[in-house]
RNA sequence: GGCCUGGUAGCUUAGCCUGGCUAGAGCAUCCGACUGAUACUCUGAAGAUCGCCGGUUCAAAUCCGGUCCGGGCCA
Numbered sequence: 001g002g003c004c005u006g007g008u009a010g011c012u013u014a015g016c017c018u019g020g021c022u023a024g025a026g027c028a029u030c031c032g033a034c035u036g037a038u039a040c041u042c043u044g045a046a047g048a049u050c051g052c053c054g055g056u057u058c059a060a061a062u063c064c065g066g067u068c069c070g071g072g073c074c075a
Stems, first nucleotide, its partner, number of pairs: 001074007010027004020058001029045002032042002051067005
């Protein structure tokens, strides 16, 4: 230098190819229930505009271009 791959809540991740319900889930956190009290269990809540910038579109996590970071392969 070229190619492939990953980057989405505090953590682990689904969705991306086939653009459009409002970006879902588990763990963790918080409120409540249960208990004498804790733990377990159960109910509920809050939390990510999707690495960053730009473009296409009525509409972008999703398509296109550029760029940053991690991993791998080739030279």
The prediction has a mean pLDDT of 86. Transfer RNA from a Candidatus Woesearchaeota archaeon, 75 nucleotides, folded computationally.